[in-house]
C1' cells in the first nucleotide's frame, strides 16, 4: 500500500504542557478562550485475537483498538411522505420537501492472507 471476511444505534475521563480553531471534503448541526483539536501520564472501556471455564452465558484485560455526538447526519441510488407545475381523468413526468426506511459508496477496527 492493494486483497478476503466480520462487525460499526452498546460501552468507556481525570491531569498536564500548549493556545486557535477542531470534527477527512462539501451541506447542515455541534465542539472550543468555562481552553477545544493535538501531544504526554495516570485512569478506563471491552470490539476483534488471546486465556479460564466442556460449550454458552460470564470472566480477565496478554496484542490490537478505543473513551462527544449513529462512522454526528446528509452527499449515490431506490422506497414512501407532502406541494408544485406539466398532462389530463388512465395512470403517469418533471421539480422541490421530508424520513428511527433499504441497498451501494466511501471510511474505521479486528482477523486472514500476498
Nucleotide at each position: 500500500u492493494a486483497c478476503u471476511c466480520a462487525u460499526c444505534g452498546a460501552g468507556a475521563g481525570a491531569g498536564g504542557u500548549g493556545g486557535a480553531g477542531g470534527g477527512a471534503c462539501c451541506g447542515g448541526c455541534c465542539c472550543g478562550a468555562c481552553g477545544a483539536u493535538a501531544c504526554c501520564u495516570c485512569g478506563g472501556c471491552a470490539a476483534c485475537c488471546g486465556c479460564c471455564c466442556a460449550c454458552a452465558a460470564g470472566g480477565c484485560a496478554g496484542g490490537u483498538g478505543c473513551c462527544a455526538a449513529a462512522u454526528c447526519c446528509g452527499g449515490c441510488a431506490g422506497a414512501g411522505u407532502u406541494c408544485g407545475a406539466c398532462a389530463g381523468c388512465a395512470g403517469g413526468u418533471c421539480g422541490a420537501u421530508c424520513u428511527a426506511c433499504u441497498g451501494a459508496c466511501a471510511g474505521a477496527u479486528g482477523a486472514g492472507a500476498g